[in-house]
Context: one part of a larger RNA
RNA sequence: AGCUUGCGGUGGAUGCCUUGGCGCUAAGAAGCGAUGAAAGACGUGGUAAGCUGCGAUAAGCUUCGGGGAGCGGCACACACGCGUUGAUCCGGAGAUCUCUGAAUGGGGCAACCCAGUACUUUAUGUACUAAAAGUCGGUGAAUUCAUAGCUGGCUUUGGCGAACGACGGGAAGUGAAACAUCUCAGUACCGUCAGGAAAAGAAAUCAACCGAGAUUCCCUCAGUAGUGGCGAGCGAAAGGGGAACAGCCUAAACCAAUAUUAUGCAAAUAAUAUUGGAGUUGCGGGACCUCAACGUGGUACUCCAAAGGUUAGAAGAACAAGUUGGAAAGCUUGGCCAAAGAAGGUGAUAGCCCUGUAAUCGAAAACCGGAGGAGGCCUAGGGGUAUCCCAAGUACCACAGGACACGUGGAAUCCUGUGGGAAUCUGGGGGGACCACCCUCCAAGGCUAAAUAUUCCUUAGCGACCGAUAGUGGACAAGUACAGUGAUGGAAAGGUGAAAAGAACCCCGAGAGGGGAGUGAAAUAGAAACUGAAACCGCAAGUUU
Numbered sequence: 001a002g003c004u005u006g007c008g009g010u011g012g013a014u015g016c017c018u019u020g021g022c023g024c025u026a027a028g029a030a031g032c033g034a035u036g037a038a039a040g041a042c043g044u045g046g047u048a049a050g051c052u053g054c055g056a057u058a059a060g061c062u063u064c065g066g067g068g069a070g071c072g073g074c075a076c077a078c079a080c081g082c083g084u085u086g087a088u089c090c091g092g093a094g095a096u097c098u099c100u101g102a103a104u105g106g107g108g109c110a111a112c113c114c115a116g117u118a119c120u121u122u123a124u125g126u127a128c129u130a131a132a133a134g135u136c137g138g139u140g141a142a143u144u145c146a147u148a149g150c151u152g153g154c155u156u157u158g159g160c161g162a163a164c165g166a167c168g169g170g171a172a173g174u175g176a177a178a179c180a181u182c183u184c185a186g187u188a189c190c191g192u193c194a195g196g197a198a199a200a201g202a203a204a205u206c207a208a209c210c211g212a213g214a215u216u217c218c219c220u221c222a223g224u225a226g227u228g229g230c231g232a233g234c235g236a237a238a239g240g241g242g243a244a245c246a247g248c249c250u251a252a253a254c255c256a257a258u259a260u261u262a263u264g265c266a267a268a269u270a271a272u273a274u275u276g277g278a279g280u281u282g283c284g285g286g287a288c289c290u291c292a293a294c295g296u297g298g299u300a301c302u303c304c305a306a307a308g309g310u311u312a313g314a315a316g317a318a319c320a321a322g323u324u325g326g327a328a329a330g331c332u333u334g335g336c337c338a339a340a341g342a343a344g345g346u347g348a349u350a351g352c353c354c355u356g357u358a359a360u361c362g363a364a365a366a367c368c369g370g371a372g373g374a375g376g377c378c379u380a381g382g383g384g385u386a387u388c389c390c391a392a393g394u395a396c397c398a399c400a401g402g403a404c405a406c407g408u409g410g411a412a413u414c415c416u417g418u419g420g421g422a423a424u425c426u427g428g429g430g431g432g433a434c435c436a437c438c439c440u441c442c443a444a445g446g447c448u449a450a451a452u453a454u455u456c457c458u459u460a461g462c463g464a465c466c467g468a469u470a471g472u473g474g475a476c477a478a479g480u481a482c483a484g485u486g487a488u489g490g491a492a493a494g495g496u497g498a499a500a501a502g503a504a505c506c507c508c509g510a511g512a513g514g515g516g517a518g519u520g521a522a523a524u525a526g527a528a529a530c531u532g533a534a535a536c537c538g539c540a541a542g543u544u545u
Stems, first nucleotide, its partner, number of pairs: 001544009015530001016495002020466002022463007029455002031160002039100003042055003046078001050074002061094006070082003105114003115129005120123001131157009164195001165193005175182001179229001205212002216243005226234002247447003250391001254277010282425001284390004288384004297378003301375004308368004313361002319334005335352002337341001343355003396420008406432001427442005482489002505516004
């Protein structure tokens, strides 16, 4: 020095554990904000660095309920206090709520600086003072009236927030085995706006000569018909089966009122505008004329409101002994409850020890809810006439684009830009160029619940999900420490023990540390701590050279 064995050190794998995550289900909620939000800065404790809470009334104040013996957050010490005259704690409603922040008196390098006006108890006081839009006033130029402007009152808006939604813009990597039409994809991303959902929606729809009867979503039709450098690819609809169902209001004709204008001496007539009534349809409807009906049904609007629910809670059955052990819930024996044998805890594995669980009960206050009620609103018929009305720079056409599964194609349909430009029921649109016949519907105004989408968030629960290099980046002071001018990037780090019983006292040592003693079942569980693998480093013995 090598090898082997044993005993240690170091190290932190493995096993076990779980406070945290991940996914999902069912309900709820789906917003907060000028009554100042979200997010913060700075403060605030007897001592106080961090987190949490709170705001100069500052780990809190008031009140109404719950609750019932301890309490002063995490946080285990000291000090000082509070509490059966009911504290701490839990819930409802209030008060306070510095400064920044839409930030809004002006400014500003966020958490700072500087004002004006009014009032008053004259102070370190209180309140108000942004802009825009709408509306109602006041005042009022050039310029007589007026208008602009200025100014006051009231209302609204602004900002934040995870996804879902509508709309306006809108790529490229990629695929086509290259690439340009095409694809990716109207995706990502940007912008605007809204709601608890949004959007769509009561046929100028389909269908096929039979008929259906708003919209939305699912299954199917069907990877079909089509489309396509007919490449890559893209890709319906009708029909059928389900979910859910709900239908309405204007414009116009006509009537009335008011105002203005025109004609006019006046009366009156006409036109225009506003308001009210009427009216709302496609086996055309309505106006107009006429006959007959005042009661039926409905309601998505407003108000009241029962049951029920949410936000604290109450009560809740039934076990002992022996035995092993540090400890019984284990084992043995004998019982008991069960509308409760879900789960968690307790010194090892507990239906009967604790918290709970099943079934049951409960609210002063606030909120949800909405049976039902009241009000408002809506609601129908027959006949006649053919005078009037039935949404205009619209339909439609040309050119140029876009959307439709459909790439210009034979290209209908829908939507735009430019130019042209109708008709009013003897009317107009559609049925995939176009025409005829036939069928079908009534555009150019608007509203509309449910079935559908999503989950920042709350409650309850579940998992052939993870178990500390996993699972969130984060089980710990985590978006922390740290890095970066900044945008931004972004960790590591869990486990004594049943209980601190956390090692009095003695010895060595400057201390650190150690040896005794003591605690404990265990201290090779001693705070660098459960278990404690390997690499690596020693000590001892054996053996080889």